[in-house]
The prediction has a mean pLDDT of 81.
Predicted 3D model of a 72-nucleotide RNA (transfer RNA) from an Actinomycetota bacterium.
Its Rfam family is "tRNA". By type it is a transfer RNA. Rfam describes the family as follows. Transfer RNA (tRNA) molecules are approximately 80 nucleotides in length. Gene Ontology term of the family: triplet codon-amino acid adaptor activity.
The source organism's lineage runs through Bacteria, Bacillati and Actinomycetota.

RNA sequence: GGCUGCGUAGCUCAGGGGUAGAGCACUCGCCUGUCGAGCGAGAUGUCACGGGUUCGAAACCCGUCGCGGUCG
Numbered sequence: 001g002g003c004u005g006c007g008u009a010g011c012u013c014a015g016g017g018g019u020a021g022a023g024c025a026c027u028c029g030c031c032u033g034u035c036g037a038g039c040g041a042g043a044u045g046u047c048a049c050g051g052g053u054u055c056g057a058a059a060c061c062c063g064u065c066g067c068g069g070u071c072g
Stems, first nucleotide, its partner, number of pairs: 001071007010024004018055001026042005048064005
């Protein structure tokens, strides 16, 4: 350099046009002599970046950047 996959919450990941989600973690409460476990509630995102398509884009198209795989 060519081809290809991935980039979404602190972490691991889902979601593939119509209000962004789960598990773990975190905060508060209940429980407990205390901690943990358990139970209940809550907070958390410029959906990598720029542009395009569309009434509407995390999703579709183009480009850029980053990471991985593969070929040379």